Model confidence (mean pLDDT): 88 of 100. The part of an RNA shown here (small-subunit ribosomal RNA, central domain) has 350 nucleotides and comes from a metagenome.
Context: one part of a larger RNA
RNA sequence: CUGGGCAUAAAGGGCGUGUAGGCGGAUGCGUAAGUCCGGUGUAAAAGCCCCCGGCUCAACCGGGGAAGGCCAUUGGAUACUGCGUGUCUUGAGUGCGGGAGGGGAGAGUGGAACUCUUGGUGGAGCGGUGAAAUGCGUAGAUAUCAAGAGGAACGCCGGUGGCGAAAGCGACUCACUGGCCCGUUACUGACGCUGAGGCGCGAAAGCUAGGGGAGCAAACGGGAUUAGAUACCCCGGUAGUCCUAGCCCUAAACGAUGAGCACUAGGUAGGGGCGACUCCGAUGUCGUCUCUGCCGUAGCUAAUGUGCUAAGUGCUCCGCCUGGGGAGUACGGUCGCAAGGCUGAAACUC
Numbered sequence: 001c002u003g004g005g006c007a008u009a010a011a012g013g014g015c016g017u018g019u020a021g022g023c024g025g026a027u028g029c030g031u032a033a034g035u036c037c038g039g040u041g042u043a044a045a046a047g048c049c050c051c052c053g054g055c056u057c058a059a060c061c062g063g064g065g066a067a068g069g070c071c072a073u074u075g076g077a078u079a080c081u082g083c084g085u086g087u088c089u090u091g092a093g094u095g096c097g098g099g100a101g102g103g104g105a106g107a108g109u110g111g112a113a114c115u116c117u118u119g120g121u122g123g124a125g126c127g128g129u130g131a132a133a134u135g136c137g138u139a140g141a142u143a144u145c146a147a148g149a150g151g152a153a154c155g156c157c158g159g160u161g162g163c164g165a166a167a168g169c170g171a172c173u174c175a176c177u178g179g180c181c182c183g184u185u186a187c188u189g190a191c192g193c194u195g196a197g198g199c200g201c202g203a204a205a206g207c208u209a210g211g212g213g214a215g216c217a218a219a220c221g222g223g224a225u226u227a228g229a230u231a232c233c234c235c236g237g238u239a240g241u242c243c244u245a246g247c248c249c250u251a252a253a254c255g256a257u258g259a260g261c262a263c264u265a266g267g268u269a270g271g272g273g274c275g276a277c278u279c280c281g282a283u284g285u286c287g288u289c290u291c292u293g294c295c296g297u298a299g300c301u302a303a304u305g306u307g308c309u310a311a312g313u314g315c316u317c318c319g320c321c322u323g324g325g326g327a328g329u330a331c332g333g334u335c336g337c338a339a340g341g342c343u344g345a346a347a348c349u350c
Base pairs, nucleotide, nucleotide: 004321005320006319007304008303012318014201015200016199017198021194022193023192025088026087027086028085029084030083031082033081034080035077036076037075038074039073040072041071049065050064051063052062053061054060091191092188093187094186095184096183097182098181099180103177104176106174107173108172109171110154114150115149116148117147118146119145120144121143125136126135162169163168206247207246208245209244210243211242215241216240220236221235222234223233258317259316260315261314262313263312266295267294268293269292270291271290272289273288274287275286276285277284299306300305323350324349325348332343333342334341335340
C1' cells in the first nucleotide's frame, strides 16, 4: 500500500455553513491528456529462464544467450474518464397558487399558585416526621377574608402529536424573520453531492460587569438517625437559578446508528397537503406526495435485534478504530480572565 471495521465488542466529528479537494445527469461533435495496441531506443552487474562448463553429484560457481519498464520517442484505436464546444430536462434551483407548526428574535398583556407587607375575623397552637426535635407562635402565628407589592414558571388542551441542523422550543396578542410540505409545470439549464482546514451555532454548570431575587437551593448552620453520619429525613440558608452585555465550548451533546442519491414484501396507527369516487354532506373508500411511530417478509447480524426512518443491496465524499492498564495523563503547541478546553505520547506493566 492492499485488505478489515465503527447500534451494543475499539471506532460517527455535538450540529450546521462552506473553501480547497474528491466524486458527478442525458445527448452530438471535436481533441487524444488518462486508457489500450504496435514500432524504435534504452533498461550496469548480479538474479530469474535457456544452453554449455567447474567442484565425485547437488547446493554453489564460471561462460554465452534470451527475456524484462512504472521510461523516452513515434505510429495508431476512441468504448470509458478528462478537456473544449453545442443541445436537452429527469437532478438542483426559481416563479405562481395553497398549507401546518411550542422554529427564531422583540415589545406588550393575562390568570392560577407562591412569598412578603397592611388591615379585618379569631385566640393556641402551627409546622414537620417512621417517630421526633430544631423552627414559627399570646409582641397574636397557623387558619380565613380584603387590599397592595414582587419575582419566576406557564396547569388543563398535551398526544408514542408538532417545529428546528443540533443544542433545543409550550399562557395570550401584535409587528419582524428562517425553514418545511402540497399543487402547478411557467422559468433557468447540471447551476449538483460531500466537505480536510476556516467560520458560525452549541443543554447544564462555571466566569466577568451591571441589575434582579418570589420559590427552589450546592456551600454553610442547626435538629434528628447512627457505633460514627462530613449523608439519606427535618428546620433554616448564601452563591446560583432570572435579565442585559461579554466569555466558557463540555455532556450518556444518544437513535450510543455521519451526509447524499438510487433500488428492495406487506400490515397498522397518527400529523400536513392534493386528486378521484360515493346524489350532496359530517364522514367514508381508493390513489398519491410528505413527516412521525409500531409489527413484520426477504436480506443482514455473534446474538440482541434491524427491516422503504435499514443495521438490506449499491455508488460518492467526510470523520474515526487497531489489546487492557499507564492516560484523555505528561511534554510541547494553541485557545481561555479563570476553571479548564482542543491536540495528545512514552517508559513500565499484564